The prediction has a mean pLDDT of 87. Predicted 3D model of a 341-nucleotide part of an RNA (small-subunit ribosomal RNA, central domain) from a Clostridiales bacterium.
Context: one part of a larger RNA
RNA sequence: UUGGGCGUAAAGAGUUCGUAGGCGGUUUGUUAAGUCUAAGAUAUAAGCCCGAGGCUCAACCUCGGUUCGUCUUAGAAACUGGCAGACUUGAGUGUGGUAGAGGCAAGUGGAAUUUCUAGUGUAGCGGUUAAAUGCGUAGAUAUUAGAAGGAACACCAGUGGCGAAGGCGACUUGCUGGGCCAUCACUGACGCUGAGGCACGAAAGCGUGGGGAGCAAAUAGGAUUAGAUACCCUAGUAGUCCACGCCGUAAACGAUGAGUACUAAGUGUUGGGGUUACCCAGUGCUGAAGCUAACGUAUUAAGUACUCCGCCUGAGUAGUACGGUCGCAAGGCUGAAACUC
Numbered sequence: 001u002u003g004g005g006c007g008u009a010a011a012g013a014g015u016u017c018g019u020a021g022g023c024g025g026u027u028u029g030u031u032a033a034g035u036c037u038a039a040g041a042u043a044u045a046a047g048c049c050c051g052a053g054g055c056u057c058a059a060c061c062u063c064g065g066u067u068c069g070u071c072u073u074a075g076a077a078a079c080u081g082g083c084a085g086a087c088u089u090g091a092g093u094g095u096g097g098u099a100g101a102g103g104c105a106a107g108u109g110g111a112a113u114u115u116c117u118a119g120u121g122u123a124g125c126g127g128u129u130a131a132a133u134g135c136g137u138a139g140a141u142a143u144u145a146g147a148a149g150g151a152a153c154a155c156c157a158g159u160g161g162c163g164a165a166g167g168c169g170a171c172u173u174g175c176u177g178g179g180c181c182a183u184c185a186c187u188g189a190c191g192c193u194g195a196g197g198c199a200c201g202a203a204a205g206c207g208u209g210g211g212g213a214g215c216a217a218a219u220a221g222g223a224u225u226a227g228a229u230a231c232c233c234u235a236g237u238a239g240u241c242c243a244c245g246c247c248g249u250a251a252a253c254g255a256u257g258a259g260u261a262c263u264a265a266g267u268g269u270u271g272g273g274g275u276u277a278c279c280c281a282g283u284g285c286u287g288a289a290g291c292u293a294a295c296g297u298a299u300u301a302a303g304u305a306c307u308c309c310g311c312c313u314g315a316g317u318a319g320u321a322c323g324g325u326c327g328c329a330a331g332g333c334u335g336a337a338a339c340u341c
């Protein structure tokens, strides 16, 4: 390389958009680049194949030819491609509805924790398996009233909804993206995928400036223990929150790339339409055929096919070294070998 694969054995990029490229609906005409036919030229050592011949045959050897490539000429026009035209079912637009924690910004709210102030009140509180550190006669805990401040939004809540993924949950307003259904008016293949590339991307972390109630890496103390740099307890700083800018990784998981078509049933649910028969779009469960090493999967496929991309090739060394590139750094991306088995 061919071949074989990628749910769990190695292997689907975290996700979208999209450039080049690859692939591409129905139909008419034309062209003849691909394709096919015939002839010729040219090139070619052997072997293979075909036809002759020579060793008694054969193996073996000799001669000729074809196949293949390139070029030329003449032709074919089904398919692929090019050009011109037409179409509507793919795709999109319009119109009318509709559900939603989709996004961004501003404002508002109540419960709770903590702190502070004031009142009542007195000896404990807290914590644990048990304790102790800790807090408290300078009046704590408890309780009542008031104030401050930050963060999160109980119930509703649902294998419910929305989003490409990450993710999104109090309420109101403003701005804004997408979906679905109905209608069948319009455009007329405008499509699918997508190497590079742009953008987004949990948590932690980083920079500058704010903020800081609760929680809490680090740290300190108390316990436990043979020890205890832990698990438990009392404290507690970064951080968690906000603004702006970086980082670009996760078991970023459905461990399952995107798109299209087809292939038994049964049952729950969400949105829309409806002539209340049912239809479309989503989301779950059970399950036939098929597939699978098995587990399982099964119209939301891991079935049957096609198109395009990504990735895998024994284990360790190692996601390491070196180089390159990105980053303030942490580090990310790319990514070996010797050697061992």
Stems, first nucleotide, its partner, number of pairs: 004312003007295002012309001014200002017197001021193003025087007033080002035076008049065006090190001091187003094183005102176007109153001114148007124135002161168002205246006214240002219235004257308006265286009290297002314341003323334004